[in-house]
């Protein structure tokens, strides 16, 4: 780097910006979001806060089935919820060593300025 696979989410929010394009996308500017890392208690865990490091995103995920609703009678379409499948995103980064498993080092300088349980002093 690629392929396969496990787990979690599929909620909210943010430009239907500008330039280029081989039309796949790329770059620039501006934003959004707590998924990973990090910061916020002496320690661990959980929750919460913070857009700092790393991703991601910025009109709208898609489909089947079931239940309910709605409509003039039925069915489909439609809306809500549930479930399943697919798709999407995440499961820190950089550098060095090592065949590899892995190990070591470094930056996270902004913002925020917690709560609970257990333990230690």
């Nucleotide at each position: 780097a690629c392929a396969c696979u496990g787990c979690a989410u599929u909620g909210c929010g943010a430009g239907c910006g500008g330039c280029c394009u081989c039309c796949g996308g790329g770059c620039c500017c501006g934003g959004c979001a707590a998924c990973c890392u990090g910061g916020g208690c002496g320690a661990a865990c959980g929750c919460c806060c913070c857009a700092a490091g790393g991703u991601g995103c910025c009109a709208a995920c898609c489909a089947a089935c079931g239940u309910c609703g709605g409509u003039g009678g039925u069915a489909c379409g439609c809306g809500a919820c549930g479930c399943u499948g697919g798709g999407a995103u995440g499961u820190g980064g950089u550098c060095g060593a090592g065949u590899g498993a892995u190990c070591g080092a470094c930056a996270a300088c902004a913002a925020a300025g917690g709560c609970g349980u257990u333990c230690c002093u």

This is a predicted structure of a 121-nucleotide RNA (SAM-I/IV (S-adenosyl methionine) riboswitch aptamer) from an Actinomycetes bacterium. Taxonomically the source falls in Actinomycetes (Bacteria, Bacillati, Actinomycetota). It was read from a public genome assembly, where an Rfam model found it. Its Rfam family is "SAM-I/IV (S-adenosyl methionine) riboswitch aptamer". Rfam links the family to the GO terms regulation of gene expression and S-adenosylmethionine metabolic process. The family is grouped with related families in Rfam's "SAM clan". For this family Rfam cites "The aptamer core of SAM-IV riboswitches mimics the ligand-binding site of SAM-I riboswitches" (Weinberg et al., RNA, 2008).